[in-house]
Predicted 3D model of an 88-nucleotide RNA (Glycine riboswitch aptamer) from Sedimenticola selenatireducens DSM 17993. It matches the Rfam family "Glycine riboswitch aptamer". Rfam links the family to the GO term glycine biosynthetic process.

Parts: sequence; C1' cells; structure tokens
RNA sequence: CAAACCACUGUGGGAGAGAUCGGCCUUGGCCGACGCCGAAGGCGCAAACCGUCCGGAAUCGCUCAGGCAGAAGGACCGCAGUGUGGGG
Repeated sequence: CAAACCACUGUGGGAGAGAUCGGCCUUGGCCGACGCCGAAGGCGCAAACCGUCCGGAAUCGCUCAGGCAGAAGGACCGCAGUGUGGGG
C1' cells in the first nucleotide's frame, strides 16, 4: 500500500411445493387432518488421505425444524463499503 482468505453491513438477483378439506373466528389469523417441497437451521453418508483409530464435503440423502397465493424468509451469485490480514 486498493490487492489472498475470512467476517460483517448495504444493495440487486434468487427456486420448489394444496389460494386443499374441516372447525373457530376479530376475515388478519389460529387449531386439526391428509398431501407435498428443500435453498434458513439441524442431522447423516463415500473415496482419496491416515500404519490404525479419530477425522473425512456438498447444491447428495433425511425432513426434526422451516415452507407450500401474496408478504416475509431464502442456500447461492454479483456490486459497494468496513474490518482482520496475507503478500509486496
């Protein structure tokens, strides 16, 4: 010093699945039933690697949670900024 990586903030994009049925009701919603979705979170698994054990990923799998008009949320990606700080 503007410079790797990482974290945070703002901003843009961002999928899937019943506007199902019944009851209550302040018509916003809540409860129950069945049917579904996976990209908040959570959990689980292979090989390489390791003498052995342990460890060993995810957009894969599970569906506890969450979600299934809109809104909100949303993994991930782009841009801008801040910080840590590699490197020079």
The source organism's lineage runs through Bacteria, Gammaproteobacteria, Chromatiales, Sedimenticola and Sedimenticola selenatireducens.